[in-house]
Context: one part of a larger RNA
Molecule: small-subunit ribosomal RNA, 5' domain
Organism: metagenome
């Protein structure tokens, strides 16, 4: 000079897009942030309707010995049965996505590039075969219990797309044994045989949605390697599952992954091991480049969810808002016990030079669930607050010499401030004011805008309501006066300052840069 997720101090019109705990991965009051599916199942509850019953009420009418007796209809109350509406449970899917973080890791954790003849993949897509006939349960309910509560215990009933058999098997696993091709070594692909084994589920508003085996696709993960990847030898030796074999197991799936005997390896001066350090990339600064520094925000990937640990479930986790165990910490508590987990989005409170609202909205984009209708979505999409950053605009234009007043100097003539001001003539961007006013909504019928009466368009109106800050001795653009007197102070470096200071203070003037501008920090 250039650069920042900055801070500070002074000063502060206005849009638009960006961006905002870098410190305590510190603890965290409220309140959201993951649920939907009633077209998978039973069962409640409300409502309206239909038919029966019943109690009481009015009581159209018809009868009558005028006491009363029948009785349409209405209202109330039960029971069916339909229909709408809702929902605690059972069951599907979905809570492994999204969204936070950067603690730990210097590693096959990231890059980049290949391998799996050592693998898996729910929803989606193609294709090709099925979908037969049974049983028993277990929430819910009901009843009895225990606790203060959190959650329970026993005893009965019950349905299913929840669960277990049982046929059947085009393909498919396992065993056996064979042919044919083909390779990179274990072998891989086809093709026929023999035994053995394992499937399914409905619902439906009749259009549909679904399930069950196989094979391919897609997507998306999983292992293995070759090459890169921070400092320190004032760290030289390190390693018994350690290194390798055989045999078991264990996994999708290959391995000392793990266990059992057996051998004594294995890795280092081409830096092992140990320490400190750090997420890692695409990128971002800068730099002519070669380089050096960084790793906010966007977007890949990994690691973690209070610490450590284990596993269920499931296609997928060893699971941020699921579950079991120990710990710290905080709450309730009848002292027997219990309940929590903001490193989601606000927000507190602390820590710090320092970082925002306890906001609308599902209208757009996606994303789970539904046949859909819809419902959830603090993703997102908006709007608040900050000059925190860049880009963009405005504070006014033109005239205008009596060179006015002031104000600074002075050799007292005069100089400067100065076309500056005032006056005249104009314009209206910005902001204020009245009118009109969106696109974003793409479609299968419709409906549907947070933002917003925003943007923008027009009118009218008044120059009105909008400048600072820092320099001025020499690097380095800019000087006179006054106070001061090695004092008070300045200072990036050299340095200034002891009575005439262009270097300290204060005025006047100049100079830079502008809704900024100086100062520190930190990189080049």
């Nucleotide at each position: 000079g250039g650069a920042u997720g900055a801070a500070c101090g002074c000063u502060g019109g206005c849009g638009g897009c960006g961006u905002g705990c870098u410190u305590a991965a510190c603890a965290c009051a409220u309140g959201c942030a993951a649920g939907u599916c009633g077209a998978a199942c039973g069962g409640g509850a409300a409502u309206g309707u239909u038919u029966c019953g019943c109690u009481g009420a009015u009581g159209c009418g018809a009868u009558u010995u005028c006491g009363g007796u029948c009785a349409a209809a209405u209202c109330u109350u039960g029971a069916a049965g339909c229909a709408u509406u809702u929902u605690a449970g059972u069951g599907g899917c979905g809570g492994a996505c999204g969204g936070g973080u950067g603690a730990g890791u210097a590693a096959c954790g990231c890059g980049u590039g290949g391998g799996u003849a050592a693998c898996c993949u729910g929803c989606c897509c193609u294709g090709u075969a099925c979908a037969g006939g049974g049983g028993g349960a277990c929430a819910a309910c009901a009843g009895u219990u225990g606790g203060a509560a959190a959650c329970g215990a026993c005893u009965g009933c019950u349905a299913a797309u929840a669960c277990c058999g049982c046929a059947u098997a085009a393909g498919c696993g396992c065993a056996c044994a064979g042919c044919u091709u083909c390779g990179c070594a274990u072998g891989a692909a086809g093709c026929a045989g023999u035994g053995u084994g394992a499937a399914a589920a409905a619902c439906u508003c009749c259009g549909g949605u679904g399930g069950u085996a196989c094979a391919g696709g897609a997507u998306g993960g999983a292992c293995c390697c070759g090459c890169g990847u921070c400092u320190g030898a004032u760290u030289a030796g390190a390693u018994a599952g350690u290194u390798g074999g055989u045999g078991a197991g264990g996994u999708a799936a290959c391995g000392g992954c793990c266990c059992a005997c057996c051998a004594a390896g294995u890795c280092a001066a081409c830096g092992a091991u140990c320490a400190g350090u750090a997420g890692c990339c695409g990128g971002c600064c800068u730099g002519a480049g070669a380089g050096g520094g960084c790793g906010a925000a966007c977007g890949g990937c990994c690691a973690c969810a209070u610490u450590g640990g284990g596993a269920c479930u499931g296609a997928g986790a060893c699971a941020c808002g699921g579950c079991c165990c120990a710990a710290a910490c905080u709450c309730c508590u009848a002292c027997g016990g219990g309940a929590g987990g903001c490193a989601g989005c606000a927000g507190u409170g602390g820590g710090g030079a320092a970082u925002a609202u306890u906001g609308c909205a599902c209208a757009a984009u996606g994303g789970g669930g539904g046949a859909a209708a819809c419902c959830c979505u603090g993703a997102u999409g908006c709007a608040g607050c900050g000059a925190c950053g860049c880009c963009g605009c405005g504070u006014g234009a033109g005239u205008g010499a009596a060179g006015a007043a002031g104000u600074a100097u002075u050799u007292c003539g005069g100089u400067a401030u100065g076309u500056a001001a005032a006056g005249c003539u104009c314009u209206a961007u910005c902001a204020g004011c009245a009118g009109g006013g969106a696109a974003g909504a793409a479609a299968a019928c419709a409906a549907g805008g947070c933002c917003g009466g925003u943007a923008c368009c027009u009118g009218a109106c008044u120059a009105a309501g909008a400048a600072g800050c820092c320099c001025c001795g020499g690097c380095u653009a800019a000087c006179u006066a006054c106070g001061u007197g090695c004092c008070a102070g300045c200072a990036g470096c050299c340095g200034c300052g002891g009575u005439a200071a262009u270097a300290c203070g204060u005025a006047g003037g100049g100079g830079g840069c502008a809704a900024g501008c100086g100062u520190u920090a930190u990189c080049c």